[in-house]
Molecule: Glycine riboswitch aptamer
Organism: uncultured Rhodobacteraceae bacterium
RNA sequence: ACGUCGCAAACGGGAGAACCAGCAUCGCUGGUGCCGAAGGAGCAACCGCCCCGGAAACUCUCAGGCCACAGGACCGUUUGUUGCGA
Numbered sequence: 001a002c003g004u005c006g007c008a009a010a011c012g013g014g015a016g017a018a019c020c021a022g023c024a025u026c027g028c029u030g031g032u033g034c035c036g037a038a039g040g041a042g043c044a045a046c047c048g049c050c051c052c053g054g055a056a057a058c059u060c061u062c063a064g065g066c067c068a069c070a071g072g073a074c075c076g077u078u079u080g081u082u083g084c085g086a
Stems, first nucleotide, its partner, number of pairs: 002085003006081008018032006033066003039062001040060003046054003
């Protein structure tokens, strides 16, 4: 030089789900309903260094969301970096 786990950044992709009414209107409020892929919580498959821990894309919807914008788990590429391999 190279490969790989993790972390960070940049770029790209990125789903789902409503209507009505009122108003001081590119939004706000109320009523009922709905969605799950920020976050959060729960069970637990599974995993580990197995005393005890870590735990989901499952579940719940507190939060968030239901034109668009924004956000968005996750995926891909590039760069940087600790460790490990060689």